[in-house]
RNA sequence: GAACCAACCUUGCUUAACCGCUGCCACCGCUCAGGUGGUGACGGCGGCCGGGGGAACCAGUUAGUGGGGCGAAUCGUCUAGGGACGUAGCGCGACUCUUUCCGCGCGAGCCCGUCAGCUAACCCCGGAAGCGCUGACGAAAGAGAGA
Numbered sequence: 001g002a003a004c005c006a007a008c009c010u011u012g013c014u015u016a017a018c019c020g021c022u023g024c025c026a027c028c029g030c031u032c033a034g035g036u037g038g039u040g041a042c043g044g045c046g047g048c049c050g051g052g053g054g055a056a057c058c059a060g061u062u063a064g065u066g067g068g069g070c071g072a073a074u075c076g077u078c079u080a081g082g083g084a085c086g087u088a089g090c091g092c093g094a095c096u097c098u099u100u101c102c103g104c105g106c107g108a109g110c111c112c113g114u115c116a117g118c119u120a121a122c123c124c125c126g127g128a129a130g131c132g133c134u135g136a137c138g139a140a141a142g143a144g145a146g147a
Base pairs, nucleotide, nucleotide: 011132012131013130014129018047019046020045021044022043023042025040026039027038028037029036030035048127049126050125051124052123053122058117066115067112068111069110070109075086076085077084078083089106090105091104092103093102095144096143097142098141099140100139101138
């Protein structure tokens, strides 16, 4: 000096998966050693966000080849299979939003358990998990925010 690996800070992304207050514990810093600040895990309360069930009316018509839910993740062709090529749809490109263009990706998985159309009142549940900090740093128009 380079490459690689790990951790922390900072910062960003998928997603409903976040915000505030507070208790306790751990770590780090400051301290006049009385305390105090920050971060994180767990718990409590509140806010906000997301999902399911559930009348009338409407829809549907009793079918075991059961049916249904979360999610963008559905469908088609080919293959003995693995999988391949496409596709509905979805995501990213760094101040934010909308639209367009361009580029790059995803197009899974899981759950309920014979049961659920819509659905006011009402009832129930979730707020996890994963990834990047690089250049292959997008461009235009409009409207904002900030300096």
Molecule: c-di-AMP riboswitch aptamer (ydaO/yuaA leader)
Organism: Thermoleophilaceae bacterium